The part of an RNA shown here (small-subunit ribosomal RNA, 3' major domain) has 476 nucleotides and comes from a metagenome.
Its Rfam family is "Bacterial small subunit ribosomal RNA".

Context: one part of a larger RNA
RNA sequence: UGACGGGGGCUCACACAAGCGGUGGAGCAUGUUGUUUAAUUCGAGGCAACGCGAAGAACCUUACCAGGGCUUGACAUGCAUGGAUUAACAGUUGGAAACAGCUGCAACGCUCUCACGAGUGGAACUUGCACAGGUGUUGCAUGGCUGUCGUCAGCUCGUGCCGUGAGGUGUCGGGUUAAGUCCCUUAACGAGCGAAACCCCUAUCAUUAGUUGCUAACAGUUCGGCUGAGGACUCUAGUGAGACUGCCGUGGUUAACGCGGAGGAAGGUGGGGAUGACGUCAAGUCAUCAUGGCCCUUAUGCCCUGGGCGACUAACGUGCUACAAUGGUCGGUACAGAGGGAUGCGAUACCGUAAGGUGGAGCCAAUCCCAAAAAGCCGGUCUCAGUUCGGAUUGAGGGCUGAAAUUCGCCCUCAUGAAGCCGGAAUCGCUAGUAAUCGCGGAUCAGCCAUGCCGCGGUGAAUGUGUUCCUGAGCC
Numbered sequence: 001u002g003a004c005g006g007g008g009g010c011u012c013a014c015a016c017a018a019g020c021g022g023u024g025g026a027g028c029a030u031g032u033u034g035u036u037u038a039a040u041u042c043g044a045g046g047c048a049a050c051g052c053g054a055a056g057a058a059c060c061u062u063a064c065c066a067g068g069g070c071u072u073g074a075c076a077u078g079c080a081u082g083g084a085u086u087a088a089c090a091g092u093u094g095g096a097a098a099c100a101g102c103u104g105c106a107a108c109g110c111u112c113u114c115a116c117g118a119g120u121g122g123a124a125c126u127u128g129c130a131c132a133g134g135u136g137u138u139g140c141a142u143g144g145c146u147g148u149c150g151u152c153a154g155c156u157c158g159u160g161c162c163g164u165g166a167g168g169u170g171u172c173g174g175g176u177u178a179a180g181u182c183c184c185u186u187a188a189c190g191a192g193c194g195a196a197a198c199c200c201c202u203a204u205c206a207u208u209a210g211u212u213g214c215u216a217a218c219a220g221u222u223c224g225g226c227u228g229a230g231g232a233c234u235c236u237a238g239u240g241a242g243a244c245u246g247c248c249g250u251g252g253u254u255a256a257c258g259c260g261g262a263g264g265a266a267g268g269u270g271g272g273g274a275u276g277a278c279g280u281c282a283a284g285u286c287a288u289c290a291u292g293g294c295c296c297u298u299a300u301g302c303c304c305u306g307g308g309c310g311a312c313u314a315a316c317g318u319g320c321u322a323c324a325a326u327g328g329u330c331g332g333u334a335c336a337g338a339g340g341g342a343u344g345c346g347a348u349a350c351c352g353u354a355a356g357g358u359g360g361a362g363c364c365a366a367u368c369c370c371a372a373a374a375a376g377c378c379g380g381u382c383u384c385a386g387u388u389c390g391g392a393u394u395g396a397g398g399g400c401u402g403a404a405a406u407u408c409g410c411c412c413u414c415a416u417g418a419a420g421c422c423g424g425a426a427u428c429g430c431u432a433g434u435a436a437u438c439g440c441g442g443a444u445c446a447g448c449c450a451u452g453c454c455g456c457g458g459u460g461a462a463u464g465u466g467u468u469c470c471u472g473a474g475c476c
Base pairs, nucleotide, nucleotide: 008476009475010474011473012472013471015467016466019430020429021428022427023426026321027320028319029318030317031316032315033314034312035311042053043052064307065306066305067304068303069302070301073131077130078129079128080127082125089104090103091102092101093100094099108121109120110119111118112117133296134295136294137293138292142290143289144285145284146283147281149279154193155192156191157190158189159188160169161168162167173184174183175182199273200272201271202270204241205240206239207238208237209236210235214230215229218228219227220226244267247261248260249259250258251257310449323423327382328381329380330379331378332377333376339370340369341368344363345362349358350357351356389420394415395414396413397412398411399410400409436459437458438457439456440455441454442453
């Protein structure tokens, strides 16, 4: 100077308390450990590894294993070489393919030449050499990127002053704030990186513009904004306005600021996002990429077929579905937002119980399609039971994608109907359009093991206004 204390003071945070819903018990999904295996590729390991890298493992991916092959190589550059033979193309033998052989044909530019042909050159190829290649090793040699403390309020500098010096002061103290935010005091005076603001979305209004969007008035109407028409409204997307403690009262040190009020769509940072200081953890990543050193070079490189990454006594994490009546089931009926669509989305219609099929209107999309929103509401039924709850598991028959669903895909129908009656110790999330609950979309993607992830809207609470305690953090 820091760090630490079962030292003190002040302060903050879903940290506790107050509440609501879960996890821990069941079945399944998924990740991990362990075990097994020819291989079950590798990495990640308290918080901050474990639905993580992986936003798509049947082949490919793929790095692993077994077997079969290649050796200037699947890929790059250069040199030498051969010369119109090769390559490409066509056929063919062995083979699981890769690969190894055989046969046929024989391309292009330039110069000379009537032509045949001769010479030469680039690409490509053969042979040879330099070299390629390595998801081999070291994240404790590194760059870059990232997590974390933490969106916590801190971290520093110049000059001055103090101290022999390390260093201190400033940055402390009194108030105040979400904040080292601001005010006052002051051997300090200023400044920088952070905080805040500037940026984006959202909430109100005005204006500009009305097509593909909208429809108040006026017409027509097949009752569909469908048509004429209209720009009012909604909406779309550009430009502006608006919120600043600006105004009033009150408290306060005449301050910063606090509390209450008015007006207002919005009030004291309005709500959300992006944004992450100096640094910490030799944190993570040599398997995104880059890269030093080391190592392999007929193999630790490359290609292929098949297998594995999907094994299964057991344990843990994260989830989904439930255990039911605020429910299940059947019929009818209403209301979103945000997205995606050309080897794409695919309507009306027809076939099929259905998955799906036939077919192809329209749409490069405010026009057409995906598209049915679901919970909700109105009726019927079930009457507390392992059930008309629950759906695991298994049998049979089908559909789709794809060369190919056996290991190892998804979906439909019929049958089957397991555990489970609200979960021990313990433990997690959440303060408002939040929790809870309901569905919808997208990326990846042929298909999909998505219950994951990232978004979108619908319905919509309870509790707290405290800081004694637990946890973490800041200042003295």